[in-house]
This record gives sequence, C1' cells and structure tokens, in this order.
RNA sequence: GGUCCCAUCGUCUAGUGGUUAGGACUCGAGAUUUUCAAUCUCGCAACACGGGUUCGACUCCCGUUGGGACCACAA
Repeated sequence: GGUCCCAUCGUCUAGUGGUUAGGACUCGAGAUUUUCAAUCUCGCAACACGGGUUCGACUCCCGUUGGGACCACAA
C1' cells in the first nucleotide's frame, strides 16, 4: 500500500428500514435482615464521527477515525 471484518449503556451483548433501542453484570434507591451477604422490586445509563439515499436510518451507500485478520512491497 491492497482486500476484508468490527465499532450500541461503565463492561459483555441483542437488535437485517417504522421498537419507548432490549437483556446480563456493575452502580443507585427501597423491601427483607440485629448487621453484612443473599434474595426481591424499582431506577440510572448507549447507537465512534461527518455526509448521502429514503416519507422514515443503529440498520443501506460514501468518506474519516480507531481496532483486528490476510496479502504484497521495501529494508
């Protein structure tokens, strides 16, 4: 340098054009308990960035950034 893959709550992840963007762990509050732990209930929290297509984009297209795999060149 070329081809391809990936980027979603703090972490791991689901979501193949119309969802209130879901779940688990963590965290916060409450219940229970003498206290802690465990358990139960509730809550907080996310689509890497910039454009485009579309009535409508996390989703499709282009580019950028970051990460990864393979190939090639040079030394």

RNAcentral holds the sequence, with entries from ENA. A computed fold for a 75-nucleotide RNA from Parcubacteria bacterium DG_72, annotated as transfer RNA. Lineage of the source: Bacteria > Bacteria candidate phyla > Candidatus Parcubacteria. It matches the Rfam family "tRNA". Rfam classes the family as a transfer RNA.